[in-house]
RNA sequence: UUAAUCAUUUUGCCGAAUUUCAAUAGGAAAACGGGGGAACCGAUCCGGGUGAAUUAUUCUUGUAACAGAGGGAAUAUAGGUUACCUUCAACCGAACCCUUAGCUAACUCCGUAGGCACCGAAGGGAGAACGU
Numbered sequence: 001u002u003a004a005u006c007a008u009u010u011u012g013c014c015g016a017a018u019u020u021c022a023a024u025a026g027g028a029a030a031a032c033g034g035g036g037g038a039a040c041c042g043a044u045c046c047g048g049g050u051g052a053a054u055u056a057u058u059c060u061u062g063u064a065a066c067a068g069a070g071g072g073a074a075u076a077u078a079g080g081u082u083a084c085c086u087u088c089a090a091c092c093g094a095a096c097c098c099u100u101a102g103c104u105a106a107c108u109c110c111g112u113a114g115g116c117a118c119c120g121a122a123g124g125g126a127g128a129a130c131g132u
Stems, first nucleotide, its partner, number of pairs: 011117004018030004031112006041102001047098004055076007079092004084124005
């Protein structure tokens, strides 16, 4: 000097997932989210929900059989993230839960996790500080 790893702190990011009171506990409140739930409307056959995470093609498995469902892989894709916006560029395109469920006022039941980064570029915008 360079690279990698670990720890702490600051500042932030994805996400609803934060703050305060209390400290006896099988706690409470605010805030931000989600579910259930009339009339009217909708639907009249397809299971439903959270979430950006849907859909398609090919190969493979499956089969008596390119029958089928489902599984696996690859390539795309609806959609989503990148710290104020736009464009580019780069990434993600999962997982889980419930099998009585459309919308839905009143009402009612829940959640407050987890995972990351030194913050990609250009243009535009906003604000702050210092000085005059």
Predicted 3D model of a 132-nucleotide RNA (c-di-AMP riboswitch aptamer (ydaO/yuaA leader)) from Paenibacillus sp. Rfam family: c-di-AMP riboswitch aptamer (ydaO/yuaA leader). From the family's description: This family represents a conserved RNA structure found upstream of the ydaO and yuaA genes in Bacillus subtilis and related genes in other bacteria. NCBI's taxonomy places the organism under Bacteria, Bacilli, Caryophanales, Paenibacillaceae, Paenibacillus.